[in-house]
RNA sequence: UCCCCUGUAGCUCAAUGGCAGAGCAAACGGCUGUUAACCGUUAGGUUGUAGGUUCGAGCCCUACCGGGGGAGCCA
Numbered sequence: 001u002c003c004c005c006u007g008u009a010g011c012u013c014a015a016u017g018g019c020a021g022a023g024c025a026a027a028c029g030g031c032u033g034u035u036a037a038c039c040g041u042u043a044g045g046u047u048g049u050a051g052g053u054u055c056g057a058g059c060c061c062u063a064c065c066g067g068g069g070g071a072g073c074c075a
Base pairs, nucleotide, nucleotide: 001071002070003069004068005067006066007065010024011023012022013021018055026042027041028040029039030038048064049063050062051061052060
């Protein structure tokens, strides 16, 4: 330098171009002699950034940024 994959809640991941969700973690409550486990509720989002296409974008297109992998170049 080029190519591929990837970026969504604190973490791990979903979401056919049509209401952004789950598990774990957190807070609160239930249960229990207590803790753990279990059950319930609540809160938690600039879907990496900036544009574009579209009636409508997490999803498609472009550029850039971060992470991972591969190839190449110099020495």
Transfer RNA from a bacterium, 75 nucleotides, folded computationally. The sequence was found in a public genome assembly. Its Rfam family is "tRNA". Gene Ontology term of the family: triplet codon-amino acid adaptor activity. From the family's description: Transfer RNA (tRNA) molecules are approximately 80 nucleotides in length. The prediction has a mean pLDDT of 81.